[in-house]
RNA sequence: CACCCCUUGCAGGGUUUGGGUGAAAGUCCCGACCGGCGGUAUAGCCCGCGAACCCUCGUACUUCGGUACGAGGGCCGACUCAGUGAGAUUCUGAGGCCGACGGUAACAGUCCGGAUGGGAGCAAGGACAC
Numbered sequence: 001c002a003c004c005c006c007u008u009g010c011a012g013g014g015u016u017u018g019g020g021u022g023a024a025a026g027u028c029c030c031g032a033c034c035g036g037c038g039g040u041a042u043a044g045c046c047c048g049c050g051a052a053c054c055c056u057c058g059u060a061c062u063u064c065g066g067u068a069c070g071a072g073g074g075c076c077g078a079c080u081c082a083g084u085g086a087g088a089u090u091c092u093g094a095g096g097c098c099g100a101c102g103g104u105a106a107c108a109g110u111c112c113g114g115a116u117g118g119g120a121g122c123a124a125g126g127a128c129a130c
Base pairs, nucleotide, nucleotide: 005126006125007124008123009122010121015031018030019029020028032110033109034099035098036049037048038047039046044097045096053074054073055072056071057070058069059068060067061066079095080094081093082092083091101113102112103111
């Protein structure tokens, strides 16, 4: 003291008690609130990644319907204007926009559930080449 590898820890916020309608809504309407990880001039809306969802293959189990895990693939939302500056869709000002699946006495970014899960990645330690 590098990549890779091993171990451990950590790794998501927000409507019930603002109001309206209704038999019923944290789901609709008005209003409120929230913003994972890496990169880059500081980013939910730029580039990339993760979760969820779908498919294929493998393994194990199976009440033969499928289920679980692993690998690979697919899919994957949303921004403009002005200012400063060498540089900003990231800062400042203004006005916008977006948000998986299943559930529900009524349509969900915010409630409940899979999830005491998984995880991009972050930190510490170990081992190893030179």